[in-house]
Context: one part of a larger RNA
RNA sequence: GCCGGCGACUCAUAGGCAGUGGCUUAGUUAAGGGAACCCACCAGAGCCGUAGCGAAAGCGAGUCUUCAUAGGGAAAUUGUCACUGUUUAUGGACCCAAACCUGGGUGAUCUAUCCAUGACCAGGAUGAAGCUUGGGUGAAACUAAGUGGAGGUCUGAACCGACUGAUGUUGAAGAAUCAGCUGAUGAGUUGUGGUUAGGGGUGGAAUACCACUCGUACCCAGAGCUAGCUGGUUCUUCCCAAAAUGCGUUGAGGCGCAGUAGUUGACUGGACAUCUAGGGGUAAAGCACUGUUUUGGUGCGGGCCGCGAGAGCGGUACCAAAUCGAGGCAAACUCUGAAUACUAAGUAUGGCCUUAAAAUUAAAAAAAAGGGGUCAAAGUCGGCUAGUGAGACGAUGGGGGAUAAGCUUCAUCAUCGAGAGGGAAACAGCUCGGAUCACCAGCUAAGGCCCCUAAAUGGCAGCUCAGUGAUAAAUUGGGUAGGGGUGCGGAGACAGCCAGGAGGUUUGCCUAGAAGCAGCCACCCUUGAAAGAGUGCGUAAUAGCUCACUGAUCGAGCGCUCUUGUGCCAAAGAUGAACGGGGCUAAGCGAUCUGCCGAAGCUAUGGGGUGUAAAAAGACAUCGGUAGCAGAGCGUUCCACCUUAGAGGGAAGCCACCGCGCAAGCGGUGGUGGACGAAGAGGAAGCGAGAAUGUCGGC
Numbered sequence: 001g002c003c004g005g006c007g008a009c010u011c012a013u014a015g016g017c018a019g020u021g022g023c024u025u026a027g028u029u030a031a032g033g034g035a036a037c038c039c040a041c042c043a044g045a046g047c048c049g050u051a052g053c054g055a056a057a058g059c060g061a062g063u064c065u066u067c068a069u070a071g072g073g074a075a076a077u078u079g080u081c082a083c084u085g086u087u088u089a090u091g092g093a094c095c096c097a098a099a100c101c102u103g104g105g106u107g108a109u110c111u112a113u114c115c116a117u118g119a120c121c122a123g124g125a126u127g128a129a130g131c132u133u134g135g136g137u138g139a140a141a142c143u144a145a146g147u148g149g150a151g152g153u154c155u156g157a158a159c160c161g162a163c164u165g166a167u168g169u170u171g172a173a174g175a176a177u178c179a180g181c182u183g184a185u186g187a188g189u190u191g192u193g194g195u196u197a198g199g200g201g202u203g204g205a206a207u208a209c210c211a212c213u214c215g216u217a218c219c220c221a222g223a224g225c226u227a228g229c230u231g232g233u234u235c236u237u238c239c240c241a242a243a244a245u246g247c248g249u250u251g252a253g254g255c256g257c258a259g260u261a262g263u264u265g266a267c268u269g270g271a272c273a274u275c276u277a278g279g280g281g282u283a284a285a286g287c288a289c290u291g292u293u294u295u296g297g298u299g300c301g302g303g304c305c306g307c308g309a310g311a312g313c314g315g316u317a318c319c320a321a322a323u324c325g326a327g328g329c330a331a332a333c334u335c336u337g338a339a340u341a342c343u344a345a346g347u348a349u350g351g352c353c354u355u356a357a358a359a360u361u362a363a364a365a366a367a368a369a370g371g372g373g374u375c376a377a378a379g380u381c382g383g384c385u386a387g388u389g390a391g392a393c394g395a396u397g398g399g400g401g402a403u404a405a406g407c408u409u410c411a412u413c414a415u416c417g418a419g420a421g422g423g424a425a426a427c428a429g430c431u432c433g434g435a436u437c438a439c440c441a442g443c444u445a446a447g448g449c450c451c452c453u454a455a456a457u458g459g460c461a462g463c464u465c466a467g468u469g470a471u472a473a474a475u476u477g478g479g480u481a482g483g484g485g486u487g488c489g490g491a492g493a494c495a496g497c498c499a500g501g502a503g504g505u506u507u508g509c510c511u512a513g514a515a516g517c518a519g520c521c522a523c524c525c526u527u528g529a530a531a532g533a534g535u536g537c538g539u540a541a542u543a544g545c546u547c548a549c550u551g552a553u554c555g556a557g558c559g560c561u562c563u564u565g566u567g568c569c570a571a572a573g574a575u576g577a578a579c580g581g582g583g584c585u586a587a588g589c590g591a592u593c594u595g596c597c598g599a600a601g602c603u604a605u606g607g608g609g610u611g612u613a614a615a616a617a618g619a620c621a622u623c624g625g626u627a628g629c630a631g632a633g634c635g636u637u638c639c640a641c642c643u644u645a646g647a648g649g650g651a652a653g654c655c656a657c658c659g660c661g662c663a664a665g666c667g668g669u670g671g672u673g674g675a676c677g678a679a680g681a682g683g684a685a686g687c688g689a690g691a692a693u694g695u696c697g698g699c
Stems, first nucleotide, its partner, number of pairs: 001699006011091013027047002032042002052059002063073003094232002101222006112196001114194007121186001123155003126151001130147006159183001161181001163180005198214001200210003235633003240628001245258005259388002261385008276344003284336001285334002290330003294326005301319002303316005350375006391416002394413007421432003436607003441603003447597003450582003456594001458593002462589002469584001479566010496553001498551003502526003508520002532547001536545002608623005634688001636685004641680001646676001653672008
C1' cells in the first nucleotide's frame, strides 16, 4: 500500500413541543399490596385542570397602583394520561487522542557521590632537597664534581578520555569505524560488595544523572480526568434553503440574544409598477454667517527716522486693524440646493385557457372590451427546530495609506461562496445566462464570421503605413486627413534669382582704440523707389559679408493662429515569449447596412417528480445547490403471529446471465453448495464505512 473483519448521536430520569390513541358525567395514579410468576385488580396520598390580581394582609370576575370610581399594568383562561418523534437538562453523553495533577508502590545490575576490600599504570627524558669528596674559612657562608631520585614534571604504549575530519545515516553499530588528538604517579584508572529514592537522592553545577525515560523516574489506581482544539462520523431519493452582520462577553478561530433558513399555524389583502403629497441639507453651487486666502484703494494702531527740555510735532518705498473694489477655498461653513433614496395615501393585480366562431378585411394573420375557469404572487404576528457569526473580488460613494497595494475599514448593489453551461487563448468574484431527464431538431444572448475554428476573404463611404493595431507619461516634431478664425495677393503676394541698401557721420560719451555691431545716453536731419545713428557674422580698430527696407524678373495662391481624427520619438532585463498561433495593409481603426454562427437560455417532441387539502383525469406553475431543516422509502440482525409457506425431488451462502425499479434495492434462470428458511402486516435494535498518521488479520 491493497484486500477482508471490527469501528462513532446511545441508555436512564425529568421537562418543552408536535403527532397518534384513551377518557373528558374532568383526567390520572405513586410507593405499596397482588392468589406460582407476569398481568388483571386494589391503593385517590399526590399531580394537572376548573380564577385571577397583589410583595403581602387581602379582595375576587375582578384585582394592583393611587387622594381618585382619572389613567395605566398583568389577567378575563381551557383539559388530562400514555405511546412515538424531536429537542433541552443531569449523567463519560457521538467516537478516538493529550500534556498534566493526586494517592499507593517498584527501582542505584546503567549512571552520580560516598564507604569497605582488592587490582593496575611498557620504555625513555629531566635531575629538587639531602648526602659525600675537593676548593674555601678561625669556624661558617659560598663554590666545583659526584651521589641522590623529588614532581597534580616532560615524551610515549597499555588504560581512561573524546578536540578535528571523513565514512556511516532503511548503519556492521538505537552513537560506531578509520586517520589524526588529550591525560597517562594522579583531584589517576578499575574489580567485587555495600549506602543515599522521586519535590526525593546525588551533583568539581551541565537542570546533569537516578536502567535507551528526567525542568521532577517507572508501575498501578482516581480515570471513560478534561480538551472553547485537530481528525473521523457508515443506505437511497425528493422539497425548501442560508450566514460570514449588530449588541454583549477575561470576548476576539468560543458563546448568548437579535438578524437570516426550514417546518407548522393564525390574521390582513395586497406585492411590483405608475401618478400624487411630504420632510431633508448630500452632490453641485455660493461667500450672507464661521474660518481661511491673493491683490488694489483708504490707513486705526505700531515700528523706524528727524525736530524738541518736555508735552508734543513732522516724515516714512515698513507692518497693518477696520472698511471698500476685484478674485479664490472648506468633512466638523451655508443666503441657496438637486438626482436618487425614504415615508404615506389613493388608483390599479398579472399569466394561461375558454367564450371563438362570426363580423371587419381583397386574402391571410392578429388584436381590444365583456363573461367564465385555473395557476402564481405580498405582508404581519406566533409555536418548534437548525446552521451562521474567518467572507472574497468587482462597480459606485467615502475614511485610513502616498486619491500606493491582489492593502485596510464602512455604506449601497452584483457575482462567487453554495452556480454548472457560452464568451474573455488559459482565468472562483468580469460578461451572457440560472443545468428535472432524453434528443444526430429549430431560434437567439454575450461574443464572433481568412486558416487553426462553427459562421460574409460581405456591402457602402472614410482614416491609418506605424505591423500602429498587438502595453505607458511629460515632452518633441512643416507625419498625415479634416474643421474654424485671421492676414497678404493680377494695383502681382510667398519662395528663388538680378540690382540697390546712401549722405551729414568715425553722432555724442567712454576708451589705448570704440568707425552701425565692448558699454552708456540719444535715436535726429537730408537725398531718394528704398536704406536702422543699424539684424547677425567679422576686425586690434577700420575693412569685408549679410539683414531690415526698395526696384526689376516670375505669375497664383501664400502666411499666422486655434482645433478634431489618427500615427512618430520619448520606450532599458535577464532562454524567444506583451495579437492565443499562422499570418494580415486589412484579416487594423471609427461610422453605417444586411445576413449568418453561437449556450445546459428559449422553442419543438417524448418521459419523470413537486405544488394547487385527499383520490382519478386534465390544466397551470415549478424542479442548480454547500451548512442546514423537512418529506417518502430500501436493506441488515433478532422477536411474536408460527414447531408458518417452502426445503436432500436440494435451503442459506457463492458465481454467471436475464429482467424490474428514479435509486437504496428486488426478482428469475443455470451452475456451485449441502441444511436450513422466505413473503405479509407488526415490534425491537450492538442496523448500513472509503477515509479517523483508525484497529485486528492476510498478502